[in-house]
RNA sequence: GGUUCCAUAGUGCAGUGCUUAGCACAUCUGCUUUAUAUGCAGAAGGUCCUGGAUUCACACCUCAGUGGAGCCA
Numbered sequence: 001g002g003u004u005c006c007a008u009a010g011u012g013c014a015g016u017g018c019u020u021a022g023c024a025c026a027u028c029u030g031c032u033u034u035a036u037a038u039g040c041a042g043a044a045g046g047u048c049c050u051g052g053a054u055u056c057a058c059a060c061c062u063c064a065g066u067g068g069a070g071c072c073a
Stems, first nucleotide, its partner, number of pairs: 001072007010025004027043005049065004
């Protein structure tokens, strides 16, 4: 230099155009317990990396950028 992939909650991930962005763990509250843990119920937590384009509508399509990983040279 060329090329491919990745970026979504504190962490790990799912979601490939239309409903309210969801799961597990973690956190908080309540119940249970003498107490803790376990278990059960509930809650909080998101500018879907950034900015354009397309569309009635984009986390998703498209372009550019930023960061990361791989391959080729």
Overview: A computed fold for a 73-nucleotide RNA from Pteropus alecto, annotated as transfer RNA. Model confidence (mean pLDDT): 80 of 100. Rfam family: tRNA. The family's RNA type in Rfam is transfer RNA. Rfam describes the family as follows. Transfer RNA (tRNA) molecules are approximately 80 nucleotides in length. NCBI's taxonomy places the organism under Eukaryota, Theria, Boreoeutheria, Pteropodidae, Pteropus. The RNAcentral record of the sequence draws on Rfam.